Overview: Two RNAs folded together computationally: RNase P RNA and transfer RNA, 470 nucleotides in total. The coordinates come from a structure-prediction model, not an experiment, and the mean pLDDT is 77.

[in-house]
């Protein structure tokens, strides 16, 4: 120069005019609820998104504890309020390399599939094919010998085909043909011992190889998880037919002249069920159909908070100090226009071939909605910084 | 805003221990009729909403996306 990797970052910017929601100060005015006019300062994100994990918060009476279903997670070792996030190693795959990627316990606990094809698809199996033997057939007194067959018996898993997958592979030896049948090398299994917090590597012997693939099929093993969601939940205001029907329930026993009531038992309060232990409330309500309102306020924003700087750790991240306050809207506010610049493509025009000038477009995805930590998915166009590979030159 | 559901052929839908996607209608040709319709044969028509990944093999199982639909406030 070029092709690439990894990380982190901006996503327009100044200025003037007219608006828009909060907050506040000052004035007026009030029916004390609160209008209205100056002024002043704030006002969208890297993903505010998908709602795809985790938690905070609120209610469902809390607390501990058993069984069963149901879910999710699934190398190890750390980090965190927590997680399926992250950090750092380990083992597989892939690149020449920087470096990326990986739902990676279990298949010798069981069960279930493995379509077509193929002989066979899982305690293996014999289509061809290779070999013995039997039989029949030639020659021959005969022993035995030769050639070829076969609806026959019997060995082979070397070669052919099939198939995603065919039960280690190559050579030599063996053998009737062959076979880990023996034996080298590869390879696989197991495995004292070493190293490592682990995962896990490395690896003396041992073992002729026995037990193929699916668990994002059911299942097992381990840990883990109550449910619901700001339309939770609380207060207030309008308002009515303060309405019907169904279910379920108002239990027992004592005190007590009867009621009420008080107490014990017994029931009932966790949105998967059933149980069990203590304490605490509860003494009736659930569905449904029909009828009213469709309106304030509070939850609401200061937080596992942002910024910097030291100090620990390789790193995620943890401690300390300084410092900073940064939207709180509800048919939803944060906007419109204008000039100037910045930035990229197209095209013209000059040129000293490094550029410079004009002219037109274009500046993205997308918008808070309780809050916060991940993931994910979208994005014109830019910028830095590390680090690789090629060709040049010096 | 919060919780559920679906998306196969031009329409409406099936598709289960994952193994060559099917049915009515509708749609070509053909025969029948004078001719239509009906009615018989025949024949095309599918990236299974899109993208990854598990598997020998996905409409099916698993993950992320797109686009449609439905629910859900209060007071008696």
């Nucleotide at each position: 120069u070029c092709a690439g990797a990894u990380g982190a970052c901006c996503g327009g910017a100044u200025g003037g005019c007219u608006g828009c929601u909060g907050c506040u100060u000052u004035u007026g005015c009030u029916u004390c609820g609160g209008c209205a006019a100056a002024g002043g300062g704030a006002g969208a994100g890297g993903a505010a998104a998908g709602u795809c994990c985790g938690g905070g918060c609120u209610c469902c009476a809390c607390a501990g504890g058993a069984u069963c279903a149901g879910g999710a997670u699934g190398c190890c070792g750390g980090g965190u309020a927590a997680c399926g996030c992250c950090c750092g190693g380990c083992g597989g795959g892939g690149g020449c390399a920087a470096c990326c990627c990986u739902a990676g316990g279990g298949a010798a606990a069981g069960u279930g599939c493995c379509a077509c094809a193929g002989a066979a698809a899982a305690c293996a199996a014999a289509c061809c094919g290779c070999c013995g033997g039997a039989u029949g057939c030639c020659g021959g007194a005969a022993a035995c010998g030769g050639a070829u067959a076969u609806g026959c018996c019997g060995g082979u898993a070397a070669g052919g085909g099939u198939g995603a997958a065919a039960a280690g592979g190559u050579g030599c030896g063996g053998u009737a043909a062959g076979a880990g049948c023996g034996c080298a090398c590869c390879g696989c299994c197991g495995a004292a011992c070493u190293g490592g917090c682990a995962a896990c590597a490395g690896a003396a012997c041992g073992g002729g190889c026995a037990u193929g693939g699916u668990a994002a099929a059911c299942c097992c093993c381990a840990u883990c998880c109550g449910g619901a969601g700001c339309a939770a939940g609380a207060c207030c205001a309008u308002g009515u037919a303060g309405g019907g029907a169904c279910a379920c329930g108002c239990g027992u026993u004592g005190c007590c002249u009867u009621a009420u009531g008080c107490a014990a038992c017994a029931g009932g309060u966790g949105c998967g069920a059933u149980c069990c232990u203590g304490u605490a409330c509860c003494g009736a309500u659930g569905u449904c159909c029909g009828g009213g309102u469709a309106g304030g306020u509070u939850g609401c924003u200061u937080g596992a908070g942002g910024u910097g700087g030291c100090u620990g750790g390789c790193a995620a991240c943890a401690g300390c100090c300084a410092u900073c306050c940064u939207a709180g809207a509800u048919g939803a506010a944060u906007a419109g226009c204008c000039a100037u610049c910045a930035u990229c493509a197209a095209c013209c025009g000059c040129u000293a071939u490094g550029g410079c000038g004009g002219u037109u477009g274009g500046u993205a995805c997308a918008g808070a909605a309780c809050c916060c930590g991940g993931c994910u998915u979208a994005c014109a166009g830019g910028u830095c910084a590390u680090c690789u590979g090629a060709c040049a030159g010096u | 805003g919060c919780c559920g559901g679906c998306u196969u052929a031009g329409c409406u839908c099936a598709g289960u221990u994952g193994g060559u996607a099917g049915a009515g209608c509708a749609g070509u040709u053909g025969a029948u009729u004078u001719g239509u319709a009906a009615u018989c044969a025949u024949c095309a028509g599918g990236u299974c909403g899109g993208g990854a990944g598990u598997u020998c093999g996905a409409g099916u199982c698993c993950c992320c996306c797109a686009g449609c639909c439905g629910g859900c406030a209060c007071c008696a």